RNAcentral holds the sequence, with entries from ENA. This is a predicted structure of a 346-nucleotide RNA (Bacterial RNase P class A) from Agaribacterium sp. ZY112. The organism belongs to Agaribacterium, within Bacteria. It is recorded under the gene name rnpB. It matches the Rfam family "Bacterial RNase P class A". Gene Ontology terms of the family: ribonuclease P activity, tRNA processing and dimeric ribonuclease P complex. By type it is a ribozyme. Its mean pLDDT, the model's own confidence on a scale to 100, is 76.
């Protein structure tokens, strides 16, 4: 000096005039307190709450997947393990089972999951003046093809090779050691050693979890009309509603289609919350205790907006709608911290 990884904060700001919404106080004129977000977005997950509903089981569906631990829970968020990727800081992981069974893998090779012999090496035999040719048998170390082809290198043996044997490595398999555990090992011992092939984001097994439907839940009040017609099927049997789907279970007694009629208005739920800030104190850490403080939108065709003036970093994405934890996705500018590397030069 340049590049770079991680975390976090802020996202116009004063000033004035007029203007909206809600709440509280009122001498009813008006005063005052407060008024969209880091995501408010997506509706992907989880709850809270309201209803079925006295409430199931069993199947089917459905999610989740390494280990311990935080939480009201989660698919979430933290420390750890394996694997990959990066020089590193650090990222990434849809991470349980291929010895339950299915199934899948082009092309090229002799062959591709117990499969072998294309080139090639050896013995033997026949043929030839030789080189060379053909057959029988042995081989699978040497090439070739491919992503992958009977575990790697060495010595030794063999007619030529082969873990054929035999070091050291790999690898099963039984202990040991550390660690809560996933797992780790320059550990011990022991086997020539199954070709432990690959794919479960393929069908499957295997743990562990799972009631459903939403604030347009749902409770109350008011008011209006025709507790109308008319056609078919049925009548203790079936039907019809209802718990997601069938089983199975409550409820009702009629059920189905067609014509015509009324209402669609108010209140409440509605914001005090697993809420949020500080400080101490346990933890590696997410979190949790303890103790103090604060109240911070509740609209219903949809509430914060218009002018001026200044500042300046010139202003991105972008607006609650029952409430709250989380992922995911956009995001102009600007600030802080901390850690890596690479080149110079002392």
């Nucleotide at each position: 000096c340049g590049a770079g990884c991680c975390a976090g904060c802020u996202g116009g700001g004063c000033a004035a005039u007029c203007g909206c919404u809600c709440g509280a106080c009122u001498u009813c004129g008006g005063u005052u307190g407060a008024g969209a977000g880091g995501a408010a977005a997506g509706u992907c997950c989880g709850g809270g709450c309201u209803c079925c509903a006295u409430a199931g089981g069993g199947u089917a569906g459905a999610g989740u997947g390494c280990c311990a631990g935080g939480u009201a829970a989660c698919g979430c968020c933290u420390g750890g393990g394996g694997g990959g990727c990066g020089u590193g800081a650090g990222c990434c992981u849809a991470c349980g089972g291929a010895u339950a069974g299915u199934g899948c893998a082009g092309c090229a090779g002799a062959a591709a999951g117990g499969a072998a012999a294309c080139c090639g090496c050896c013995u033997c035999u026949g043929u030839g003046u030789a080189a060379g040719c053909a057959g029988u048998g042995g081989u699978a170390a040497g090439g070739g093809u491919g992503a992958a082809a009977a575990g790697g290198u060495g010595c030794g043996g063999u007619a030529a090779g082969a873990g054929c044997g035999c070091a050291c490595c790999g690898c099963g398999c039984a202990g040991c050691u550390g660690g809560u555990a996933a797992c780790a090992g320059u550990c011990u011992g022991u086997g020539g050693c199954g070709a432990u092939g690959g794919u479960a984001a393929a069908c499957c097994c295997c743990a562990c979890u799972c009631g459903g439907a939403g604030c347009a839940a749902g409770a109350c009040c008011a008011a209006a009309u025709a507790g109308g017609a008319a056609u078919c099927c049925u009548a203790u049997a079936g039907g019809c509603g209802u718990g997601u789907a069938c089983c199975c279970g409550c409820g009702c007694u009629g059920g189905a289609u067609u014509c015509g009629g009324g209402u669609a208005g108010g209140u409440c739920g509605c914001u005090u919350g697993a809420g949020c800030c500080c400080a101490u104190u346990a933890g590696c850490g997410a979190u949790g205790a303890u103790g103090g403080g604060c109240c911070u939108a509740g609209a219903u065709g949809a509430a914060u907006g218009a002018u001026u003036g200044u500042c300046c970093u010139a202003g991105a994405c972008a607006g609650a709608a029952c409430c709250c934890g989380g992922c995911u996705u956009a995001u102009a500018g600007g600030c802080u911290g901390g850690c890596u590397c690479a080149a110079u030069a002392u």